This is a predicted structure of a 1417-nucleotide RNA (small-subunit ribosomal RNA) from an uncultured bacterium.
Rfam family: Bacterial small subunit ribosomal RNA. Gene Ontology terms of the family: ribosome and structural constituent of ribosome.

RNA sequence: AGUGGCGCACGGGUGAGUAACACGUGGGUAACUUACCUUUCAGUCUGGGAUAACAUUCCGAAAGGGGUGCUAAUACCGGAUGCGAUGUAACCGACGAUGUGGGUUAGAUGAAAGUGGCAUUGUCACGCUGAGAGAUAGGCCCGCGGUCCAUUAGCUAGUUGGUAGGGUAACGGCUUACCAAGGCGACGAUGGAUAGCUGGUUUGAGAGAAUGAUCAGCCACACUGGAACUGAGACACGGUCCAGACUCCUACGGGAGGCAGCAGUGGGGAAUUUUGCGCAAUGGGCGGAAGCCUGACGCAGUGACGCCGCGUGUGUGAUGAAGGCCUUAGGGUUGUAAAGCACUGUUGAGAGUGAAGAACACCCCGUGGUAACGCACGGGCUUGACGGUAACUCUUUAGCAAGCACUGGCUAACUCCGUGCCAGCAGCCGCGGUAAUACGGAGAGUGCGAGCGUUGUUCGGAAUCAUUGGGCGUAAAGGGCGUCUAGGUGGCAUGUCAAGUCAGAUGUGAAAUCCCUCGGCUUAACCGAGGAACUGCACUUGAAACUGGCAAGCUAGAGUACUGAAGGGGGCAGUGGAAUUCCCGGUGUAGAGGUGAAAUUCGUAGAUAUCGGGAGGAACACCAGUGGCGAAGGCGACUGCCUGGUCAGAUACUGACACUGAAGCGCGAAAGCGUGGGUAGCAAACAGGAUUAGAUACCCUGGUAGUCCACGCCGUAAACGAUGGAUACUAGUUAUUUUGGCCGUUGGUCGUCGGAGUAACGUAGCUAACGCGUUAAGUAUCCCGCCUGGGGGGUACGGCCGCAAGGUUAAAACUCAAAGGAAUUGACGGGGGCCCGCACAAGCGGUGGAGCAUGUGGUUUAAUUCGAUGCAACGCGCAGAACCUUACCCGGCCUUGACAUCCCGAGAAGUUGGUGGAAACACCGAUGUGCCCUUCGGGGAACUCGGAGACAGGUGCUGCAUGGCUGUCGUCAGCUCGUGUCGUGAGAUGUUGGGUUAAGUCCCGCAACGAGCGCAACCCUCGUCGCUAGUUGCCAUCAUUAAGUUGGGUACUUUAGCGAGACUGCCGAUGUUAAAUCGGAGGAAGGUGGGGAUGACGUCAAGUCCUCAUGGCCCUUACGGUCGGGGCUACACACGUGCUACAAUGGGUGUUACAAAGUGAAGCGAAGUCGUGAGGCGGAGCAAAUCGCAAAAAAGCACCCUAAGUUCGGAUUGCAGUCUGCAACUCGACUGCAUGAAGUUGGAAUCGCUAGUAAUCGCGGAUCAGCAUGCCGCGGUGAAUACGUUCCCGGGCCUUGUACACACCGCCCGUCACACCAUGGGAGUUGUUUGGACCCAAAGUCGCCUGGCUAACCCGCAAGGGAGGUAAGCGCCUAAGGUCUGGAUAGCGACUGGGGUGAAGUCGUAACAAGGUAGCC
Repeated sequence: AGUGGCGCACGGGUGAGUAACACGUGGGUAACUUACCUUUCAGUCUGGGAUAACAUUCCGAAAGGGGUGCUAAUACCGGAUGCGAUGUAACCGACGAUGUGGGUUAGAUGAAAGUGGCAUUGUCACGCUGAGAGAUAGGCCCGCGGUCCAUUAGCUAGUUGGUAGGGUAACGGCUUACCAAGGCGACGAUGGAUAGCUGGUUUGAGAGAAUGAUCAGCCACACUGGAACUGAGACACGGUCCAGACUCCUACGGGAGGCAGCAGUGGGGAAUUUUGCGCAAUGGGCGGAAGCCUGACGCAGUGACGCCGCGUGUGUGAUGAAGGCCUUAGGGUUGUAAAGCACUGUUGAGAGUGAAGAACACCCCGUGGUAACGCACGGGCUUGACGGUAACUCUUUAGCAAGCACUGGCUAACUCCGUGCCAGCAGCCGCGGUAAUACGGAGAGUGCGAGCGUUGUUCGGAAUCAUUGGGCGUAAAGGGCGUCUAGGUGGCAUGUCAAGUCAGAUGUGAAAUCCCUCGGCUUAACCGAGGAACUGCACUUGAAACUGGCAAGCUAGAGUACUGAAGGGGGCAGUGGAAUUCCCGGUGUAGAGGUGAAAUUCGUAGAUAUCGGGAGGAACACCAGUGGCGAAGGCGACUGCCUGGUCAGAUACUGACACUGAAGCGCGAAAGCGUGGGUAGCAAACAGGAUUAGAUACCCUGGUAGUCCACGCCGUAAACGAUGGAUACUAGUUAUUUUGGCCGUUGGUCGUCGGAGUAACGUAGCUAACGCGUUAAGUAUCCCGCCUGGGGGGUACGGCCGCAAGGUUAAAACUCAAAGGAAUUGACGGGGGCCCGCACAAGCGGUGGAGCAUGUGGUUUAAUUCGAUGCAACGCGCAGAACCUUACCCGGCCUUGACAUCCCGAGAAGUUGGUGGAAACACCGAUGUGCCCUUCGGGGAACUCGGAGACAGGUGCUGCAUGGCUGUCGUCAGCUCGUGUCGUGAGAUGUUGGGUUAAGUCCCGCAACGAGCGCAACCCUCGUCGCUAGUUGCCAUCAUUAAGUUGGGUACUUUAGCGAGACUGCCGAUGUUAAAUCGGAGGAAGGUGGGGAUGACGUCAAGUCCUCAUGGCCCUUACGGUCGGGGCUACACACGUGCUACAAUGGGUGUUACAAAGUGAAGCGAAGUCGUGAGGCGGAGCAAAUCGCAAAAAAGCACCCUAAGUUCGGAUUGCAGUCUGCAACUCGACUGCAUGAAGUUGGAAUCGCUAGUAAUCGCGGAUCAGCAUGCCGCGGUGAAUACGUUCCCGGGCCUUGUACACACCGCCCGUCACACCAUGGGAGUUGUUUGGACCCAAAGUCGCCUGGCUAACCCGCAAGGGAGGUAAGCGCCUAAGGUCUGGAUAGCGACUGGGGUGAAGUCGUAACAAGGUAGCC
């Protein structure tokens, strides 16, 4: 190496397939098998022929194969025997009895193998054969259980059953032939999708939900598909054959292979380890054993992947160090933290000692046993991968060892800086647009800690699929209605059974896991032992209340019969009158009709109107009603016929016959469809006329389908009570329809008690509220239907129905963080009611047209500084820009600065001259020394100059960081609070209501009672009177004068202080005996006497950082300071506010009167005088009831002008002047002369004013050197009108609607255009999967065949023959393959449909208010 035996079907891996007796659980097998193992019984006899190895030879590249020759066995074969075993036949008796097992008899069939030890006729061990039993392991069958889709509803021909044959270890259509026509299915068949199942695991209070890694049980698979062989066991992971795909070798002929074993490689991926050590232990195979094999297994390695334990120090230490951060600049915090000092040594490093896991077996010894060996027991020897590992001891050093997330709320923890809707954050809400606890950084803090955070997944919270444990009037949700089948549920009482139910016992519910108690590793994780539990299933013994079955009953549910009642209940036929329209005729004449107003239209061819007659169709006024009937839809003139239901009464009968009801069937408004009629009126479409920016509408004139009838479809509605049906129970009041009883009255459909309906309120209760409330939305039971965020969408696809229109069933992708209900407070309404206001109306006068002034916009400019911008910016900040102001521009200069505080040096300060320059400024001089203290050296205060640095400075930004101040609604009558009460709450009440008021003013009432801020009053002024006081005021009387000038007086006027007076107090009427209103008296004044000051809670991010103050940011030889010049004054134009006018109610000239309130010293300035004048000269008087400004003007009187661009108007321009001022060029005011523009009363539109007001007339003041048509005041003259609240505007109160809350300047819809996304259709096209029919058919089993080949047995002396076997061949089946034809499903697809989402697009304005035509289905 080979023959032979056993094993290789175990162990190990994976989850592709499988929705199945695959799995789980409990049973059955009397329908079966089981090598090795245990045990029992009986045996192991006698013969024979081959063949590997081996030798030799041949073929092949190889893999491998062939020939010849030899040989053995526990390999193979024949014969004998066979207790029992297996058939057959007969009989007996038993059980779970179409059958099976046991026993007896007869006859038939079937075995074997030796080897070794001791020893020697034997015995033992290992084997071998037949048979029985056990154990173990399986096969087969059955009940029950566990996924989704009905947009899968019908499936099935070996299909279901029978008979017979075959086959299997075994039952069976498992297979074949014949016969019959069955079998499965809404309790879900069939089909499709998905999936290994379980013990368990995660979560949860549980019930459940999700899941099936590790460990354990079962199944399936082994490159894909098919097949058998061997074997006890396989249709076999590391076996065979065939086909296919792939990889490799090749000499091109042919061969080889299968990691879902352990490592390892590649690929894929966000991601998952070493090509390690050992059989020492445990286990397995073989062997008598030694032993061999074992990537099972035991260990080690990698990975914080998980769980557990430990460490990174401990104590002390306050100058609370330095540094960081913050700061109110004082300090706080980091923080006993650090440093420093004193310790410890877990861990780490080094050294040493050093386990347990080891029990065997072999071998040796001893004891027992055997005749002896083997054997049993005890002892000895020996065996460690991990590993010199765990553990222990010693030495050594605080040495080598802390991070991650978070800090807006949820949720523990806060500041600074940077950034500036950027960058970014984000689990949800949401942060970020210049002061971010939310971004980024820092400091500090919080949480956890060798981890922390993120992402993904599952459960929980979620009662958010609700069995426990939800709902359906309005939030999503009651089927449009009825009828009925299956199903579910079901009255009273008796008996029985024991299916459900309850109790006990038994078996099972594997182990592990979870739980409890102990124990072992230093602890824990981990491990071990015991217990409990496994809520289940099966079997058995009982109980009999309840449910159920059966039997026989009852009448309260239900029904039938009888007598009556009401009714637009339904169907058919007939009849009637009013009205519209049309036709005929009469009368009659120019319009009619229609509307917001009109027109289209009709009418002189005779309309409209009116009278008479006729035709035709449709609908039925009044009655008529929250009334009646019907299941709902719905039903309305009258009569007849046919017919359904309901109700009442009284008796009789049946005896649970009941309720609900998936599917099914029927009915079902309007519109619509088909066929045939009919058509008066109305009227989609359509036409015309209007309206309008448009008007495919609303309005008008016409008008066809249709509306009507018959028959047939459709099957939907906001088909609504937005409320399914049935039964029972639970306060009442009122009305009404219909019906019955009773009593009284009696003749009123009166009273009372019932039944059946229909309504309104209301208790308890329910409800989120609104509301419901015996007709429930209350309390309960039964049955059905339906819901589970909004949109997409009641849509797509598919199915069914339909003639069509369409209906029904019914998604997904995608997208949003809401959509929705009820109620509340506001705001709003082209909603309502009440009321107010110069809001309208009635009046008067203006603006808008002209010229000018002034402010603004725009434009321009070097600059035209800045702010204010609807009312509520625009003669505003500005009560006064030539320089200054001044902030702007150009140019020249300064840098601790023009100004403040501190420090040092010098000098008092100051006054003054010269040069340069545009000035600022620079330079050079002259003069002059003060005050306080003094130790006489000096020092100090104030001021000036020089110097250094802290700092000054900024009309630079942010009024959206702010204070203060102001405007506005609005001098409108409102805005709130405490307590109480009501409501779950937001909130309400009070404050609403009835009156009244200017007023939330007051009265009355009231679940409110009180109070506050506002209103009013108190304050100022004007109006009357009184008192006090009379100078500078006044003057009646006396005197005087030119003159209140003076004497005198203090009466009057007046001044300025104090008082009085007016309060609806009085009268009358009205009114609620109120508040109050109206009228009256008196009064100077009457109902707030006139005017002013006074401005609630709040709104507008209203205005102001350029009055002032101020946070933050920015500039610092400049964005600060200073000087000169310029600008703010520009000018095609537009707007606001004003002045002057356009003339005769006027202009001009002359003349004559009458105010008030102010103001004056760097001032007002008289008289006088000069000038035409502005003004000059002058200087009296006056710090002012004394003097001045100062003349008031309009008015009056007289004259002129006479309707015109003028005797109106005065712009513009020329010349000449005056005044102020350093200076009138840019850029002042005024005067004189001259010039003499526009303008002849103003379009649309718009403003003010209600009485001493409007209008008109002048006067004063502030600012100011000068400058006023502006502003703020003052007086003179002095009207008209208000019927009234319909309308415009604004406001107040109550109420109503709301889809608004940034609050109507709101919200919001649809098309179109653009971009992106997902999706439907789509000629087709490409896959996947699965049927049907047929063709071809490998390997292989089975069958047939035996002509080729053939050792064992038989016959034969032999040759040979026979029996048997077998290659080849044939046949059936059949994988893969092929052809044809279906189904399902997925991808792509020109084009196309709608949908969704987007930035500030376009067009309109459909909805929300009466949304401007009520809305919706």